[in-house]
RNA sequence: CUUAGCGGCGGACGGGUGAGUAAUGCUUAGGAAUCUGCCUAUUAGUGGGGGACAACAUUCCGAAAGGAAUGCUAAUACCGCAUACGCCCUACGGGGGAAAGCAGGGGAUCUUCGGACCUUGCGCUAAUAGAUGAGCCUAAGUCGGAUUAGCUAGUUGGUGGGGUAAAGGCCUACCAAGGCGACGAUCCGUAGCGGGUCUGAGAGGAUGAUCCGCCACACUGGGACUGAGACACGGCCCAGACUCCUACGGGAGGCAGCAGUGGGGAAUAUUGGACAAUGGGGGGAACCCUGAUCCAGCCAUGCCGCGUGUGUGAAGAAGGCCUUUUGGUUGUAAAGCACUUUAAGCGAGGAGGAGGCUACUAGUACUAAUACUACUGGAUAGUGGACGUUACUCGCAGAAUAAGCACCGGCUAACUCUGUGCCAGCAGCCGCGGUAAUACAGAGGGUGCGAGCGUUAAUCGGAUUUACUGGGCGUAAAGCGUGCGUAGGCGGCUGAUUAAGUCGGAUGUGAAAUCCCUGAGCUUAACUUAGGAAUUGCAUUCGAUACUGGUCAGCUAGAGUAUGGGAGAGGAUGGUAGAAUUCCAGGUGUAGCGGUGAAAUGCGUAGAGAUCUGGAGGAAUACCGAUGGCGAAGGCAGCCAUCUGGCCUAAUACUGACGCUGAGGUACGAAAGCAUGGGGAGCAAACAGGAUUAGAUACCCUGGUAGUCCAUGCCGUAAACGAUGAGGACUCGCUGUUGGCCUGUCAAGGGUCAGCGGCUUAGGGAAACCGUUAAGUCCUCCACCUGGGGAGUACGCCGGCAACGGUGAAACUCAAAGGAAUUGACGGGGGUCCGCACAAGCGGUGGAGCAUGUGGUUUAAUUCGAUGAUACGCGAGGAACCUUACCUAGGCUAGAAUGUGAAGGAAUAAUUUAGAGAUAGAUUAGUCUGCAAAGACCUGAAACAAGGUGCUGCAUGGCUGUCGUCAGCUCGUGCCGUGAGGUGUUGGGUUAAGUCCCGCAACGAGCGCAACCCCUGUUGUUAGUUGCCAUCAAGUUAAGUUGGGCACUCUAGCAAGACUGCCUACGCAAGUAGAGAGGAAGGAGGGGACGACGUCAAGUCAUCAUGGCCCUUACGCCUAGGGCAACACACGUGCUACAAUGGGCGGUACAGAGGGUAGCUACCAGGCAACUGGAUGCCAAUCUCGAAAGCCGCUCUCAGUUCGGAUUGGGGUCUGCAACUCGACCCUAUGAAGCUGGAAUCGCUAGUAAUCGGGUAUCAGCUAUGACCCGGUGAAUACGUUCCCGGACCUUGUACACACCGCCCGUCAAGCCAUGAAAGUCUGGUAGACCUAAAGUUCCGCGUCAAGAACGGGAUUAGGGUAGAACAGGUAAUUGGGGCUAAGUCGUAACAAGGUAGCCGUACCGGAAGGUGUGGCUGGAACACCUCCUUU
Repeated sequence: CUUAGCGGCGGACGGGUGAGUAAUGCUUAGGAAUCUGCCUAUUAGUGGGGGACAACAUUCCGAAAGGAAUGCUAAUACCGCAUACGCCCUACGGGGGAAAGCAGGGGAUCUUCGGACCUUGCGCUAAUAGAUGAGCCUAAGUCGGAUUAGCUAGUUGGUGGGGUAAAGGCCUACCAAGGCGACGAUCCGUAGCGGGUCUGAGAGGAUGAUCCGCCACACUGGGACUGAGACACGGCCCAGACUCCUACGGGAGGCAGCAGUGGGGAAUAUUGGACAAUGGGGGGAACCCUGAUCCAGCCAUGCCGCGUGUGUGAAGAAGGCCUUUUGGUUGUAAAGCACUUUAAGCGAGGAGGAGGCUACUAGUACUAAUACUACUGGAUAGUGGACGUUACUCGCAGAAUAAGCACCGGCUAACUCUGUGCCAGCAGCCGCGGUAAUACAGAGGGUGCGAGCGUUAAUCGGAUUUACUGGGCGUAAAGCGUGCGUAGGCGGCUGAUUAAGUCGGAUGUGAAAUCCCUGAGCUUAACUUAGGAAUUGCAUUCGAUACUGGUCAGCUAGAGUAUGGGAGAGGAUGGUAGAAUUCCAGGUGUAGCGGUGAAAUGCGUAGAGAUCUGGAGGAAUACCGAUGGCGAAGGCAGCCAUCUGGCCUAAUACUGACGCUGAGGUACGAAAGCAUGGGGAGCAAACAGGAUUAGAUACCCUGGUAGUCCAUGCCGUAAACGAUGAGGACUCGCUGUUGGCCUGUCAAGGGUCAGCGGCUUAGGGAAACCGUUAAGUCCUCCACCUGGGGAGUACGCCGGCAACGGUGAAACUCAAAGGAAUUGACGGGGGUCCGCACAAGCGGUGGAGCAUGUGGUUUAAUUCGAUGAUACGCGAGGAACCUUACCUAGGCUAGAAUGUGAAGGAAUAAUUUAGAGAUAGAUUAGUCUGCAAAGACCUGAAACAAGGUGCUGCAUGGCUGUCGUCAGCUCGUGCCGUGAGGUGUUGGGUUAAGUCCCGCAACGAGCGCAACCCCUGUUGUUAGUUGCCAUCAAGUUAAGUUGGGCACUCUAGCAAGACUGCCUACGCAAGUAGAGAGGAAGGAGGGGACGACGUCAAGUCAUCAUGGCCCUUACGCCUAGGGCAACACACGUGCUACAAUGGGCGGUACAGAGGGUAGCUACCAGGCAACUGGAUGCCAAUCUCGAAAGCCGCUCUCAGUUCGGAUUGGGGUCUGCAACUCGACCCUAUGAAGCUGGAAUCGCUAGUAAUCGGGUAUCAGCUAUGACCCGGUGAAUACGUUCCCGGACCUUGUACACACCGCCCGUCAAGCCAUGAAAGUCUGGUAGACCUAAAGUUCCGCGUCAAGAACGGGAUUAGGGUAGAACAGGUAAUUGGGGCUAAGUCGUAACAAGGUAGCCGUACCGGAAGGUGUGGCUGGAACACCUCCUUU
C1' cells in the first nucleotide's frame, strides 16, 4: 500500500418526485403528558473476573445464489461480580441498576523487564442542565357539488386494566346512550400546503416552475427488525405484477439520485471536468468518500448589454415602381472621397477566486516538566486552481466577417400598381372577393419592432359583465298568486352596570429569500450584496366607553285591550220572490217557420210558427249600478233570517316594546280538469249535418254530449297584473268621489281622519312616463336576475288517482335577442280633400278583312335596342341597291377618311381587256398658279398614328320617360328634446295651389305654385304692297282688270282692356255666392311653353362624348348577292266596314295652315285613267298646289245587296343603274270574311267628343291607314263622392326599413352535428357478507439440568377466492325531440282591426301551422256613450 472478517460511527443527512391526501396535511397563534446520537456546561466514576463467535484450517452439499459440519482464536464484540450519590421502582419498611480501553511523553519509585506508576489526548459509564432535532394536543383559516340530508356502534362518555418516549377508545372488559349535522354532517368530484409568483388603482382574481419552510412517496400492497432517530429511495421479510439468469431443483432486480436509452409527445440538454472553493460523513491525523456542490457543454427559452460602421457626397446616376407622359419616388440611399476598428480573427502579456497547510519562530494553557498536545501571532521559504487558450491589457490588418420578422380596410402607426374575378383565398371582431379589390396573391413604397419578429395555448386586466369597495328587478333578464308564522336578521325613549363587538397603547410573533427605499461590487446593466422599511395578520396584556350587544330598573310617542257610534255584493247556512228561456197539456188558427252576406241542413198539414190558459223544472238575479263598496289574494250582487271575520271613527282608561320582516313550514287559492253521488232549463268543447272555399279537420248556420249547477274529496296552476314584495319615516299644490267626526240656525262653506280616482311642482327615469296610493329621498327584512336559442326541456328526486305540478341542467348553436322613442313606408285603420277616378253620357277597342309593331317559331342571316303602368304605327320624320350594323362569297392589310412626310409626278380627261364587282392591266391626251422662294392636287417607301354599330347604361357625362303641373321639398337663427329628431310646414278657415287670412316659440328665407313669355278672343293707333275696294272714274262675256283710295277686311308693330275694381248677401279677415251691373271677355277668359327635392342601379356605350376591357392579314376596310319583308300561331296599335243619318250618279257652296327652282306648275292637246307631249308664271300676301262632309236633284229599298272591299287573273303608268325576292299608282275582271262584336277594356266635360277633308317633314319613288299640324260641321251629360284606381294633408297601429311584391310560423322531404331513452352488453369501483390466509407481532402449550432456540396451537392481517348490491363510465339494434344548412313540398298561424283582435292557464280535437270551449289580461284598432281632467 492492497484486501477478507470481527468491532465502531454514518447509510433517518444530502439529492429526487407530487401519486396519494380536503385533513392523520398545511398556515397562524397557543399548550402539556415526552424523547433527543454527535455538540456545550457541570458532577461522579472508569475496580475486578468469565465464556464465546467470525476470520482461519479440514471435510461436504448446490448449476448458481449460497450453505452445512468439526476444530482454533482476539477485542472498545458479549456476560456476571463489586461500587453507585443526585437515577429508577415502592405497599415508604425497602428494593434495583454501569463502565473499556487505546495512543504520545516521562523525572523519582517499583518490576516477573512485559510493565506498573504519573501525566496529556481521544474514548467509556451514571446523572443534571442547555442547545439542536423530533413526537403529541387545542383554536381559527384552508376548492366545488344539496339533482349528496341525514351520518355514527369503538361510535360519544365513564370505571378498571393493558400499551407507548409521551396525553388519549390507542387497545381491552364492563356500564351509560350518547356524538356530528342546514353556521352544510355524510357522500361524490378535484387538489400536495405555505413564503411567494402573475395581474390589478385597489379590493380582488388566477396560480404554487426555479429559491426557501412543511408534508407525503420511493415497482404495487402489508409488516416489523436494528437504531438516539426509520416502520428506512440506492436495508430486511412476505404477497403481487413485470424483467433477467437457470443444469428447471432454484435464484437475482427496482434511476420519482447524476448522466444516458427506449416509448409517448407540439415540446425540454452531456453516458463532460473537479473535489480547487462551500458544505456533509468517517478518522487523533495524514487523508478517504461525496453526480451535494463548483465548473464546463447544448438550446435566442428568458432578462441585460454590445455590434453589423462613421462623416461627406445631386449628375438628384443607373435600375425598379408609379405617372395626368410633364414628372414623382426609392434617395444622401448607392457609387465616389475622407475616416474609425468595438465585437469576431491572429499574436503577446496576465489578475482574482487561496484562506490555509508544512518548515522556522514568539507567546499562552495543561503539567513536576523548558516533553507531548492544544490555542493565538509573526517575517521568510515551500506547497496547492476543475473552470482556463479565464476576466482584463497591449499589438496587427482591413469596412473588412455579421439583418431579419410582422404588418399597411376600421379598431391601429403605415398606399399604390399588376394578377385573380363569390374562384383562388383572407379573417381577432366588423367583414373583404361576383372585371377598375388600399382587405386575396405578387411587386414597388411605407409603418412597427429589431438578434429578434410573428403565431398558437394560458392567466389577470379592460368587465361596475357576480357589483365588499361597486349593479339591478313596472315595460329591457328579474317581486314567490296571497296570507299566517318557526329559526334567523333588524328594532322606540331614560338611567345604572358590564366591557363581548368597537377604539388606543405596550409586549411577543409574523423564518430567510422575494417586493419597496438607500447604499456597495462586477467598465454599464441584468445579476450579486449590506442596512432599513414593510409583512395590512395572530396572540397576550393594560386602558377608553360615545355607539351596538348582555344584565337590571323605569317610561309611553310604536303595538295592543276595553267603551260609544258607523258603512259595506266580506264569509257560512237555511228559507223565499218576480221577470225570462225551454218543455208538457188544452183552446183559437193556417202554411209556413227558422236561419244567413246569400242559402241550405232543421221544424211544420200526424197542424208548426203566432196567440191565450194552466202546469213542470233548472239556472241566473234587469232597473238601482257608479274609474261606488268589502275582502290578504282568488273573489263577492234579488229579498229575509241565524251564526261569524275584518275595517273606520270619537273620547277616555289600561298593558308597557309585547314590534317589523320572514329561509324552511303551513293555510287559502279563478277557470279548466279528476273521483263518488245527485241534478240538468239555457249555453256548449268533442261529435254530426248544412254552407263557404282551390281545400276548410275553421270562421257562419242547424243540432248536440261531457261540462257548466249541488254535496264531499283531490288538483295548485293563469296576462293569479298595478306585469310595481312587506313595514316605517320624510318631501309643493289643485280637483272629484265613498264612509265617519268637529264647526256652522238651515243651505253653501270650512276643518280633520280612513279609502278610491284625475292633473301637476321638485325629484326620479333610457324614454314613454311615475309623481304623498312614488317608479322621489332614506332605513329594515325576504324573494329573484346575470346575452339569445337549446329549455322551463332531459335525467334524478318530491307531490298527485290521473292530467300534470315543484325543483331544474348540459352538449351544441348564433352575434345578436330585447326595451323605449324617432323618421319613413304600409294597413282588407280613421278623418278631410282632389283628379274623366267612379257615377251620368257620347264614341270606340276586344269579333271580321287588311296595315303596322312585338312575341314565338323558322333561317346561312332573319342585325341591334325598347318589355307592367313608364316596351309593342317605339329608336325608324320613310330597309328595292345604298342605308346596314346581319349572312354567304370574293378581295385589302399602316389599311376606306384626316394630319406630318423623304422621293416622284401637274391636276385631270378619255379609250380598252379580264372579272359579279371591288380590283388588276394596257393605251392616249394634258403639262397648273407664281418673278422666285414656294403653293394646290396626285402617287407613295418607312413611321408616328388609325379603325371597331365589339363588351360593360350595374364605371360615366349628356339627353329622356315616369310619379306629376301632383303641391309639395328645404334652409338660417331661435326654442324644445340625452339623442335620433321636432318646431317653423301643425291648428281654425279658404284656395286650382304650403293660394291667402287668423292664431301660434317661433321669426325670416330659398326651390316649387302664381306672375313675367308665346298664340288666340275685343278695341284703338301707326303703316298700306304682292293685301283690300266703300265712294269717284275707266273697263270686260266675266274678273280690283286699270286710274285712284287706305274707309273696311286683312297684314304686323305699338298700346288699351279684367283688378272680386263696383253692387247685394254671408264672413273677424282671407274669401265665397249672385241668369247682379257694366263689358268683346268675369273670377286662372281659352290654349301652349315652363316639370321643385327626389324615386325607379328606369332607358340610351347603336345619335354624340367617355373610363376600363377586348380585336389588329381582323371583332377593321372594300365589293357582289341575299337578309332585316320568312309564317302553324299569340298580343298591342290602327284603317276599312258590316250600311238607308247610307251607297251610286249629276249639279252646286264655303276654309285655314303650309309647301314650291334637281321644285310647284296655270293653260292647251292626247289617253277611260295613272300619266304623257307642249307651253306660261313664280325664289312667292304677286305665280302655283288644293278641300270634303254640306246643300239641290235622280236612283237603289233591307238583300251578304248597286253594302263591303280583301284576294287573285290580265293589261298598263311613273320613279329609279335596277321594282324577281321587295315599290306606289291606273284600267279591267274577280268579289273572302263581315249583318255592330263574350269576358273584359279605352278616350272624352266645349268649339271638347264625334265626324269631314287639307297640309307638312322624311323623301328619286314608296309600304303614310303612321307622326305632327290645319281648318269645316258640331253634340250629350255631371244627382253626387258610397264604391274601384291614383294622389295630397292630419292622426293611429306595426314584429316592415330591399320598407306589404315586406316580414314570418309549423309539419313533411334531404344532409350534417351534439344529445335523451333503450332489450342488453363491457368496464371501473368500494362498503358489507362468507371461505382461505403469507410474513411479522403477540398470547398459550411444550421445551433433553436451567434459560433460550426449535416445534405445536390461538388472535390479528396484506393478498387470494365466491356471490355481488349502491355508484360511475363506455357501447348498442331501435327510437324521441333539438340545432344548423342562398334559392325543396303543403298551407298562411302571427306582425295593420294581419283580414275570425291577440295573448295566458286549462280541456278536447285536427296533415301542419292551429281550431273550439271555459275563465282571465290589454301588452287591442275603430266608433259611440259615460266619468274625470285641461282650456274657453

About this RNA
Predicted 3D model of a 1432-nucleotide RNA (small-subunit ribosomal RNA) from Fluviicoccus sp. The prediction has a mean pLDDT of 83. RNAcentral holds the sequence, with entries from ENA and SILVA. It matches the Rfam family "Bacterial small subunit ribosomal RNA". Gene Ontology terms of the family: ribosome and structural constituent of ribosome. Lineage of the source: Bacteria > Pseudomonadati > Gammaproteobacteria > Moraxellaceae > Fluviicoccus.